Predicted 3D model of a 71-nucleotide RNA (transfer RNA) from Adineta vaga. Taxonomically the source falls in Adineta (Eukaryota, Opisthokonta, Eumetazoa, Adinetida). The prediction has a mean pLDDT of 83. Rfam family: tRNA. The family's RNA type in Rfam is transfer RNA. About the family: Transfer RNA (tRNA) molecules are approximately 80 nucleotides in length.
[in-house]
RNA sequence: GUUCUGUUAGUAUAAUGGUAGUACACCUGUCUUACACACAGAUGACGCAGGUUCGAUUCCCGCACGGAACA
Numbered sequence: 001g002u003u004c005u006g007u008u009a010g011u012a013u014a015a016u017g018g019u020a021g022u023a024c025a026c027c028u029g030u031c032u033u034a035c036a037c038a039c040a041g042a043u044g045a046c047g048c049a050g051g052u053u054c055g056a057u058u059c060c061c062g063c064a065c066g067g068a069a070c071a
Stems, first nucleotide, its partner, number of pairs: 001070007010024004018054001027041004047063002050060002
């Protein structure tokens, strides 16, 4: 340099164009003399900028960053 691929919560990971989900962690409560465990609950996320569409995490283009292959 070319091609491909990925970017979603603190971490990991789903989501076939129609309310963004799950687990762990964190927080609150119950339980306990206390802690832990367990149980119940709450908070928190679609990399950036455009386009298509009634509607975009999803499709298209560009950019940033990570990875792989080739050279």